[in-house]
RNA sequence: GGGGGUGUAGUGAAAUGGCUAUCACCACGGUCUCCAAAACCGUUAUUCUAGGUUCGAGUCCUAGCACCCCUG
Numbered sequence: 001g002g003g004g005g006u007g008u009a010g011u012g013a014a015a016u017g018g019c020u021a022u023c024a025c026c027a028c029g030g031u032c033u034c035c036a037a038a039a040c041c042g043u044u045a046u047u048c049u050a051g052g053u054u055c056g057a058g059u060c061c062u063a064g065c066a067c068c069c070c071u072g
Base pairs, nucleotide, nucleotide: 001071002070003069004068005067006066007065010025011024012023013022018055027043028042029041030040031039048064049063050062051061052060
């Protein structure tokens, strides 16, 4: 230099173009307890960036960025 893959809460993952983006862990609050742990209930926070297509984009297209893999 060329080709491919992956980017989604703090972490790990889901999500046929129809979504008010879901689940688990973590964090925080509450119930319980003498206190804690466990258990149960609840709360906050997320689509890498910029354009495009579309009535509608996390999803499709283009360019870029980061990381990983293959290769001259």